[in-house]
RNA sequence: GCGGGAGUAGCUCAGCUGGACAGAGCAACGGUCUUCUAAACCGUAGGUCCUGGGUUCGAAUCCCAGCUCCCGUG
Numbered sequence: 001g002c003g004g005g006a007g008u009a010g011c012u013c014a015g016c017u018g019g020a021c022a023g024a025g026c027a028a029c030g031g032u033c034u035u036c037u038a039a040a041c042c043g044u045a046g047g048u049c050c051u052g053g054g055u056u057c058g059a060a061u062c063c064c065a066g067c068u069c070c071c072g073u074g
Base pairs, nucleotide, nucleotide: 001073002072003071004070005069006068007067010026011025012024013023019057028044029043030042031041032040050066051065052064053063054062
């Protein structure tokens, strides 16, 4: 240089056949329980969906460009 893949909550990921408030687990916070802690159970909060542009009534999802990382290859 070329080809392919990934980027979504603090972390690990799902969602990518375009559609109603974007989800789960863990972590965090509050509560119940307990002498206390842990565990268990209940609840709460947390997101510019990597960036910019385009298509569309509507984009995490489609298209284009860029950035970062991973794999293969000359």
Transfer RNA from Candidatus Moanibacter tarae, 74 nucleotides, folded computationally.
The coordinates come from a structure-prediction model, not an experiment, and the mean pLDDT is 81.
It matches the Rfam family "tRNA". Its family is annotated with triplet codon-amino acid adaptor activity in the Gene Ontology. By type it is a transfer RNA.